[in-house]
Context: one part of a larger RNA
RNA sequence: CUCUAGCUAAGGAACUCUGCAAAUUACUACUGUAACUUCGGGAGAAGGUACGCCCUUGAAUGUGAAGUCACUUGCUGACGUAGCGUUUGAGGGUCGCAGUGAAAUGGGGGUAGCGACUGUUUACCAAAAACACAGGUCUAUGCAAACACGCAAGUGGAAGUAUAUGGGCUGACGCCUGCCCGGUGCUGGAAGGUUAAAAGGUGAGGUUAGACGCAAGUCGAAGCUUUAAAUUGAAGCCCCAGUAAACGGCGGCCGUAACUAUAACGGUCCUAAGGUAGCGAAAUUCCUAGUCGGGUAAGUUCCGACCUGCACGAAUGGCGUAACGACUUCCCCACUGUCUCAGCUAGAGAUCCA
Repeated sequence: CUCUAGCUAAGGAACUCUGCAAAUUACUACUGUAACUUCGGGAGAAGGUACGCCCUUGAAUGUGAAGUCACUUGCUGACGUAGCGUUUGAGGGUCGCAGUGAAAUGGGGGUAGCGACUGUUUACCAAAAACACAGGUCUAUGCAAACACGCAAGUGGAAGUAUAUGGGCUGACGCCUGCCCGGUGCUGGAAGGUUAAAAGGUGAGGUUAGACGCAAGUCGAAGCUUUAAAUUGAAGCCCCAGUAAACGGCGGCCGUAACUAUAACGGUCCUAAGGUAGCGAAAUUCCUAGUCGGGUAAGUUCCGACCUGCACGAAUGGCGUAACGACUUCCCCACUGUCUCAGCUAGAGAUCCA
C1' cells in the first nucleotide's frame, strides 16, 4: 500500500451520476393508525408502550399420593385437599450503560412517470417501461372445417363442432374511442374493355412431278413441311360498389370588435377528409435552463399551472385509476466514516529492509 472485518470526537449526505456502500429498523404482546379505494385493501401504515432476574399472591387448566363416597370388591369408578407442572394476571423487590442483553429478525413517509396485477426474458455484461396475461375487437372456418406438417399415404386441429377452432391487433378496471374509402389491401359485383393455352385455318413461304425455254432460268399441281389472319376463348387487370379495433391519412393564406391585444366572425385556395373528446415544454418541446407558482439561502432535475403541440391524440388505442413493482424521478424524517479528514484495532496479501 491492497483486501476482509471492527471501532471512532464534532458535524450528519457537505460525498456522489445516484445515500452506491454502510448504518438505522427488527422478535413477540398490547395500543394506535391518514389520504385514497375497485370497500377487498391501503396496514406491520405512521406513532407509542412493555420485554431480565427474585419474592408474594390470584385465576384457569393438567396430573393427582393421602382422604371420602359408591358398588359389580377391582391393577374399579366418582369427588378431590396437598404436591408437581403449564398458561396468564396483580403487587413488591433487585442488578447493569444496555433485559427480543448473543444469533436469527422490516428503516419509514410523501410526489410523479411507466406497466393494471402474480408471472416470463437476453444460460455467460440488459429483469425492464420489453414479453405474457385475464378482458376487448376484427377476421377466417359448416366439418373430409379453416390452418399446419408431409412427395404421398397420413397426422395434428379433435376422439373437438361456431359459447368451437385458427389468425391479426389491443391489453385489468372506469369514461371513451371523432372525421376521411382518394391511394394500397381485402370483400362483393358483373354490363363493357383487355387477355393465355386451346380451337380455328383465310393467306404466305420452302420443296418439285411437270410445263416453257438453245441455255441461263422462269412458272409451278398434289403431297410433305414452315408460318399464320379473322373468329371463339376463363380467372386476372381496367371498371362499379362496400370496408379504417384493414395499411394508413386527418391543411394554407388574408382581413375583422369603441385603448392595445386577441379574433367568436368573414373572404379565398387546396383536399379523400382537414385532428373531435381528452391530454400537453410530456419516456414526445428543437428554440429551452420557455413563462408563472411551489419546494431550497441558492434548484439545467422535480411538482402544479399556462399552451407558442419544431414534431400528442383516440384498440400502431386516448385520458384517468385503488392495489402491485429487486423498474425510473424528485423531496422529507431517522440513520450513519459516503464525506469534512482522517485515525486506530485484528487477520490475509504484496513490496522493501534485516
The prediction has a mean pLDDT of 86. Predicted 3D model of a 354-nucleotide part of an RNA (large-subunit ribosomal RNA, domain IV) from a freshwater metagenome. It matches the Rfam family "Bacterial large subunit ribosomal RNA". Rfam links the family to the GO terms structural constituent of ribosome and ribosome. The RNAcentral record of the full RNA draws on SILVA.